Predicted 3D model of a 101-nucleotide RNA (Glycine riboswitch aptamer) from a Gammaproteobacteria bacterium. The model forms 90% of the base pairs in the Rfam consensus. The organism belongs to Gammaproteobacteria, within Bacteria.
[in-house]
């Protein structure tokens, strides 16, 4: 040096579930009640749904054993259900640092 393996920038690709209902709020009509439109992107309350930020749980298995670690598996507190953002994992330039030689 090839190699293994693990950070961090960048970048590239990434699923799933109501653009739901109601009030309030804003816009236009009207004398008023009220009617329309807006309603994803203001708020605030329900009901149904996701699962791949995060978090929490048991566990194949690691570890001689304990202690500990451990999921793409369960919850679903947090997040999310038109797009945008995010997004576990995944490749790819680059930067670091370890093993080994």
């Nucleotide at each position: 040096a090839u190699g293994g393996a693990c950070c961090c920038u960048g970048u590239g690709g990434g699923a799933g579930a109501g653009u739901g209902u109601g009030g309030c709020g804003c816009u236009g009509c009207g004398g008023a009640a009220g009617c329309a439109g807006u309603g994803a992107g203001g708020c605030c309350a329900c009901c149904g749904c996701c699962g791949a930020a995060g978090g929490c749980g048991c566990a194949a298995c690691c570890c001689g054993c304990c202690c500990g670690g451990a999921a793409a598996c369960g919850c679903u507190c947090a997040g999310g259900c038109a797009a945008a953002a995010g997004g576990a994992c995944c490749g790819c330039c680059g930067g670091g640092a370890c093993c080994g030689g």